Context: one part of a larger RNA
RNA sequence: UGCGUCGAGUUCCAUGUGCUAACAAAGCGGUUUUAUUCGACCCGUCUUGAAACACGGACCAAGGAGUCUAACUUUUGUGCAAGUGUGCUGGCGGAAACCCAGUGCGCGUAAUGAAAGUGAUAGUAGGGAUACUUGCACCUACGACCGACCAUGUAGAGGUUUACUUCUCGCGGUUUGAGUAAUAGCAUAAAGGUUAGGACCCGAAAGAUGGUGAACUAUGCCUGAAUAGGGUGAAGCCAGGGGAAACUCUGGUGGAGGCUCGUAGCGAUACUGACGUGCAAAUCGUUCGUCAAAUUUGGGUAUAGGGGCGAAAGACUAAUCGAACCAUCUAGUAGCUGGUUCCCUCCGAAGUUUCCCUCAGGAUAGCUGGAGAUUUUUAUCAGUUUUAUCAGGUAAAGCGAAUGAUUAGGGGCUCAGGGAGCUCGUUGCUCUCGGUCUAUUCUCAAACUUUAAAUGGGUAAGAUCCCGGGGUUGCUUAAUUGAACUUCCGGGGAUAAAUGUGAUCUCUAAGUGGGCCGUUUUUGGUAAGCAGAACUGGCGAUGAGGGAUGAACCUAACGUCGAGAUAAGGUGCCUAAGUACUCGCUCAUGAGAUACCAUAAAAGGUGUUGGUCCAUUUUGACAGCAGGACGGUGGUCAUGGAAGUCGAAACCCGCUAAGGAGUGUGUAACAACUCACCUGCCGAAUGGACUAGCCCUGAAAAUGGAUGGCGCUGAAGCGAGUCACCGAUACUCGACCAUUACUGUAAAUAUCUAAGCAGUAAUGUGUAGGAGGGCGUGGAGAUUGCGACAAAGUCGUGGGCGUAAGCCUAGAUGAAGCGGUCUCUAGUGCGGAUCUUGGU
Numbered sequence: 001u002g003c004g005u006c007g008a009g010u011u012c013c014a015u016g017u018g019c020u021a022a023c024a025a026a027g028c029g030g031u032u033u034u035a036u037u038c039g040a041c042c043c044g045u046c047u048u049g050a051a052a053c054a055c056g057g058a059c060c061a062a063g064g065a066g067u068c069u070a071a072c073u074u075u076u077g078u079g080c081a082a083g084u085g086u087g088c089u090g091g092c093g094g095a096a097a098c099c100c101a102g103u104g105c106g107c108g109u110a111a112u113g114a115a116a117g118u119g120a121u122a123g124u125a126g127g128g129a130u131a132c133u134u135g136c137a138c139c140u141a142c143g144a145c146c147g148a149c150c151a152u153g154u155a156g157a158g159g160u161u162u163a164c165u166u167c168u169c170g171c172g173g174u175u176u177g178a179g180u181a182a183u184a185g186c187a188u189a190a191a192g193g194u195u196a197g198g199a200c201c202c203g204a205a206a207g208a209u210g211g212u213g214a215a216c217u218a219u220g221c222c223u224g225a226a227u228a229g230g231g232u233g234a235a236g237c238c239a240g241g242g243g244a245a246a247c248u249c250u251g252g253u254g255g256a257g258g259c260u261c262g263u264a265g266c267g268a269u270a271c272u273g274a275c276g277u278g279c280a281a282a283u284c285g286u287u288c289g290u291c292a293a294a295u296u297u298g299g300g301u302a303u304a305g306g307g308g309c310g311a312a313a314g315a316c317u318a319a320u321c322g323a324a325c326c327a328u329c330u331a332g333u334a335g336c337u338g339g340u341u342c343c344c345u346c347c348g349a350a351g352u353u354u355c356c357c358u359c360a361g362g363a364u365a366g367c368u369g370g371a372g373a374u375u376u377u378u379a380u381c382a383g384u385u386u387u388a389u390c391a392g393g394u395a396a397a398g399c400g401a402a403u404g405a406u407u408a409g410g411g412g413c414u415c416a417g418g419g420a421g422c423u424c425g426u427u428g429c430u431c432u433c434g435g436u437c438u439a440u441u442c443u444c445a446a447a448c449u450u451u452a453a454a455u456g457g458g459u460a461a462g463a464u465c466c467c468g469g470g471g472u473u474g475c476u477u478a479a480u481u482g483a484a485c486u487u488c489c490g491g492g493g494a495u496a497a498a499u500g501u502g503a504u505c506u507c508u509a510a511g512u513g514g515g516c517c518g519u520u521u522u523u524g525g526u527a528a529g530c531a532g533a534a535c536u537g538g539c540g541a542u543g544a545g546g547g548a549u550g551a552a553c554c555u556a557a558c559g560u561c562g563a564g565a566u567a568a569g570g571u572g573c574c575u576a577a578g579u580a581c582u583c584g585c586u587c588a589u590g591a592g593a594u595a596c597c598a599u600a601a602a603a604g605g606u607g608u609u610g611g612u613c614c615a616u617u618u619u620g621a622c623a624g625c626a627g628g629a630c631g632g633u634g635g636u637c638a639u640g641g642a643a644g645u646c647g648a649a650a651c652c653c654g655c656u657a658a659g660g661a662g663u664g665u666g667u668a669a670c671a672a673c674u675c676a677c678c679u680g681c682c683g684a685a686u687g688g689a690c691u692a693g694c695c696c697u698g699a700a701a702a703u704g705g706a707u708g709g710c711g712c713u714g715a716a717g718c719g720a721g722u723c724a725c726c727g728a729u730a731c732u733c734g735a736c737c738a739u740u741a742c743u744g745u746a747a748a749u750a751u752c753u754a755a756g757c758a759g760u761a762a763u764g765u766g767u768a769g770g771a772g773g774g775c776g777u778g779g780a781g782a783u784u785g786c787g788a789c790a791a792a793g794u795c796g797u798g799g800g801c802g803u804a805a806g807c808c809u810a811g812a813u814g815a816a817g818c819g820g821u822c823u824c825u826a827g828u829g830c831g832g833a834u835c836u837u838g839g840u
Base pairs, nucleotide, nucleotide: 042057043056044055045054058840059839060838061837062836063835066340068197069196070195071194072193073192074191075190076189077188078187079186080185083107084106085105086104087103088102089101090100091099111118112117123142124141125140126139127138144180145179146177147176148175149173150172152170153169155168156167157166158165159164200339201338203336207329208328209327210326211325212324218303219302220301221300222299223298224297225296226295229261230260231259232257236253237252238251239250240249241248242247265290266289267288270286271285273284274283305321307317308316342774343773344772345771346770347769352365354363355362356361366512367511368509369508370507371506372505373504374503375502381500382499384498385497386461387460388459389458390457396451397449398448403445404444405443408440410438411437412436413435415434417433418432419431420430421429422428465492466491467490468489469488470486471485472484473483475482515539516538517537518536520534521533522532523531524530544555545554546553559736560735561734562733563732564731569726570725571724572710573709574708578723580722581721582720583719584718585717592712603697604696605695607694608693609692610691611690612689613688614687615686616685624681625680626679627678628677630654631653632652636648637647660675664673665672737764738763739762740761741760742759743758744757745756775829777826778825779824780823781822782821783820784819785818786817793813794812795811798809799808800807801806
């Protein structure tokens, strides 16, 4: 060096198995969008009650409210314990801590009494249970001890001497103590509560102290400035005239005036004009007032806050004035308004009592939560029944019972009651209205009652008992008589009502202390969706099904699902279920239609349907058609007249089948017609008064309108009845979740939390409020992890888990830090506060 063989490693190929990715199909899910059906009012808040025509709220981000300290109190944990904790000094030591020594302090270890002061072991009975033992703790009753107080003693000693007082020793008390009765405390931590502090957060009107302002404006003073042109024409003066004079007249001249017209200036009457996010936090236009003066104005100066200044309006005092502005006390106080931040589970109220300068609030009791303790199935207790017993004066009833009211007659009595008549004279007689007595009659009472309920209330229904005997006593009795008590003795003995049921007690604390509604009872009121009470049930605090709608009415109370069968209420369509069945009623030119409840009355109807009573009717009614409807008599009176019929009184007789001294029409008065009444024809029911069902009238209002709508008529209306069906979160059954209670289970085993595991049963609403268990955030300690191979954060209509608060994760972006578990700690969770700041 080559060849062969063996071993190792790498790469490739094939095959098997496992993991994973992409694609595809089916099934099942998740998320989202669209359409349809059903349900569905906007949250927070005060409130009896809110979707409210009650208030806050455009949207987003960030911030934003029970904190800390002290004291007290209750509960629990921990350390030590007759002690405990700590200050100071010293020792050791790391600047410490622990520890040791000394010396103080707090609370505790002794109480009681105003104080001087004095100063604590006796247990027994009943209940009460354990593996065992002579029954622990604790509860109830009695007793003992200490202090205080009261009473007391032939007690002792002293002072002092009738007697009082001090000390000591006793005896007694159903007097009293925050006492003793073989100690339990101290410290610390956490939680709940109360109080004081800014005291959960925001919010006044006020009060006080010290300053700054008169550049605006008010007023005074000082010193300056400014104010066309006209009108009117005071005094004085001049001239002329008149007059005896005083004086006067006329014409001029003159130029006064808080005079006049009016410009500038100063102001501001009207349009209630313009403007009214303006030119302007008071302006503009036209109009208007004044304009030689109490005028206008510049500058200077003076007056300052309970003060100024004010021709006075509470005006002005720097856009502020019935007391300026600024700072501080001050985070002033508010029994008042608003707000007060994550989740689940369990329980769950009150609006009433008493007191309060109390009525918008508190305290107190009640209602409620939490923490426990003791005990338990012959116990105990009860929104129940029964039995026994007690209290009561409401309902009813009563008024020929009391009290009070009240109608009607009857009978009697005289009364010197009123009136009338007769007789007349004293008087007598008669009538009448009263009075009174008496037997009846009608009607009543919250403040009348003989009687007298129902419901409701109290007590009892046994071992802490019953019976007998004895004993004690200050009470009682003539009296060991009675009464009360009895830890003494003996006896009794659990079927001492029923039903249901575990029960009792302690500590601590929140909220509440505006209520409202229905049935029944009830007070005021004409009444009320009015005001005030009682019993009970509801709403408040509560959803579900029904009443169309709805706090409260009816049904019925609720974990998450599924199935079945119901309640109230319904079954023409809206709308799930009967155009079901049987029988009546009702026709509306404004029908009716379901409790509470969303209105209708008195009075009427020959609409129709029932009922009751009374009449008429085959001796022929009622209705219809037809005939008669007469005589005395033109009755009497009255009247101008009145013969049935203007009017008044009276209203007979005859003949008849029947015919009124007349029911209407009519006449000046008659007449004539008609009716009542009678008869014929006809041939079977007729008339009247009440009553109550439906229907009708009574029944008029302002946007158009409501049996819920459509619509419905042998109903889809009203009144009855019968089946079937629909219909809740209620009931029954099943599955799962949670809570509560109970049962079983240990050192062995292939498992590991006894706060575990396995099983059974019941229950599940909830505002204020309480309790328990969790989620999330910042920081610290311990421990354990992730991260440039990409942390946190952000985006996200991706996926998953949890009842929830929330958590995990794919992807994108991003570029340097960030988690889990245990413990500690807190400036720890937002939708609201006319919240704060920023953005849109």

Large-subunit ribosomal RNA, domain II from Colpodellida sp., 840 nucleotides, folded computationally. Its Rfam family is "Eukaryotic large subunit ribosomal RNA". A reference for the family is Yusupov et al. (2001), "Crystal structure of the ribosome at 5.5 A resolution", Science. The family has 88 seed sequences and 107,465 matches in Rfam 15.1. The coordinates come from a structure-prediction model, not an experiment, and the mean pLDDT is 81.